[in-house]
Molecule: transfer RNA
Organism: bacterium
RNA sequence: GGGCCAUUAGCUCAUCCGGUAGAGCGCAUCCAUGGCAUGGAUGAGGUGGGGAGUUCGAGUCUCCCAUGGUCCA
Numbered sequence: 001g002g003g004c005c006a007u008u009a010g011c012u013c014a015u016c017c018g019g020u021a022g023a024g025c026g027c028a029u030c031c032a033u034g035g036c037a038u039g040g041a042u043g044a045g046g047u048g049g050g051g052a053g054u055u056c057g058a059g060u061c062u063c064c065c066a067u068g069g070u071c072c073a
Stems, first nucleotide, its partner, number of pairs: 001072007010025004019056001027043006049065005
């Protein structure tokens, strides 16, 4: 210098073909217990790495940039 992959909740990851984003763990509150652990119920938490474009509509398609990984030279 070039190719490819990844970037979504605090963490680990889903989201098949573009149609208003979910799970597990964690966190908060409540219930059961004398209390803890454990179990159960409810809830909060994201403008999807940044920007631009296409589209009625973008996490998803296109381009640029950034970060990380990997391969080639």